Predicted 3D model of a 330-nucleotide part of an RNA (large-subunit ribosomal RNA, domain IV) from a Candidatus Woesearchaeota archaeon. The prediction has a mean pLDDT of 84. Rfam family: Archaeal large subunit ribosomal RNA. For this family Rfam cites "Crystal structure of the ribosome at 5.5 A resolution" (Yusupov et al., Science, 2001).
[in-house]
Context: one part of a larger RNA
RNA sequence: AUUACUUGAGGGAAUUCGGCAAUUUAGCCCUGUAUCUUCGGUAUAAGGGGUCCCUGGAUUUGUUUCCGCAUGGACGCGAAUUCAGGGUGCAAUGACUAGAGAGGUCCGACUGUUUAACAAAAACUUAGCUAACUGCAAGUCCGAAAGGAUGUGUACAGUUAGUGACGUCUGCUCAGUGCCGGUACUUUAAAUCUUGGUUCAACAAGACGAAGAGCCGGUAAACAGCGGAGGUAACCAUGACCUUCUUAAGGUAACGUAAUACCUUGCCGUUUGAAUGACGGCUUGCAUGAAUGGCGUAACGAGGCCUCUGCUGUCCCCAAGUAGUGUCCC
Numbered sequence: 001a002u003u004a005c006u007u008g009a010g011g012g013a014a015u016u017c018g019g020c021a022a023u024u025u026a027g028c029c030c031u032g033u034a035u036c037u038u039c040g041g042u043a044u045a046a047g048g049g050g051u052c053c054c055u056g057g058a059u060u061u062g063u064u065u066c067c068g069c070a071u072g073g074a075c076g077c078g079a080a081u082u083c084a085g086g087g088u089g090c091a092a093u094g095a096c097u098a099g100a101g102a103g104g105u106c107c108g109a110c111u112g113u114u115u116a117a118c119a120a121a122a123a124c125u126u127a128g129c130u131a132a133c134u135g136c137a138a139g140u141c142c143g144a145a146a147g148g149a150u151g152u153g154u155a156c157a158g159u160u161a162g163u164g165a166c167g168u169c170u171g172c173u174c175a176g177u178g179c180c181g182g183u184a185c186u187u188u189a190a191a192u193c194u195u196g197g198u199u200c201a202a203c204a205a206g207a208c209g210a211a212g213a214g215c216c217g218g219u220a221a222a223c224a225g226c227g228g229a230g231g232u233a234a235c236c237a238u239g240a241c242c243u244u245c246u247u248a249a250g251g252u253a254a255c256g257u258a259a260u261a262c263c264u265u266g267c268c269g270u271u272u273g274a275a276u277g278a279c280g281g282c283u284u285g286c287a288u289g290a291a292u293g294g295c296g297u298a299a300c301g302a303g304g305c306c307u308c309u310g311c312u313g314u315c316c317c318c319a320a321g322u323a324g325u326g327u328c329c330c
Base pairs, nucleotide, nucleotide: 001325002324003323004322005321006320007319008318010316011315014314019311027051028050029049030048031047036041038165052087053086054085055084056083057082058081059080060079061078062077063076065074066073067072088092100309101308102307103306104305105304106303107301108300112124113123128163129162130161131160132159133158134157139150140149141148142147166296167295168294169293171226172225173224176223177222178219179218180217181216182215185214186213187212192207193206194205195204196203227245228244229243230242231241254288255285266282267281268280269279270278271277
């Protein structure tokens, strides 16, 4: 010097991106337990007390022997529970073992899964919800085919796609792109037929006419999309209201400075001595928004952020020690 540890006056997070790390707590018994809640939980919530040894009493109970013989009683030997008195030490789960706790908020409902060897998560999955295809010689998948899987299953089934418990909801738009249906008519390949080509033929023309397209409809829990300008109420401000351009329709409910807000450290309040933080509001939202799901939500989380109590060498400010390693010395 370094590695792993031990102890520490007073202070107690002043350290730091951040209590990272290390303390604290801890088992069992008794007591007691808020808020919220899907009434199951939250909950070992939190908080408080006890815990060793000796003696005595009480209760329950097993059993040998004896008395009685109907429960039972007595001397013993045990097992368990409980009360009281006393004793020792600084300390009685004396070692070992062994949760720190509480509150607010975001995300994801949960258990589960994942980047073997830098990421465990808010990502994936999930039950639930919705849509599409499919009547079985089906649909979907593999294979050139034979054949095979789903399945020796049969729509309460199978496949595919989206969303993601639960509660409450899921607005408007079919113009574009898909998909589905229809189609008197138009377009239209090969084949076929007819005609022309002096005969055969190349070839040419006409007729017929599938799918597709045109055309007409439907469909958004399909891909997607969801405006601008001007004026207006008896202070000001605001604009229920009016005018106008324009679209397929002009963003509804709900939420909102957000894991989304540029301006932005928005403004107000609470928290602090002091806060670009956190939380609660407001909200004109650069550029939220409804199964590309919107908004809530108990429980859960080695998830993110903030606060408080306790606790501590994280720090003020370092010191001493133990066991190794290295340097050094022999």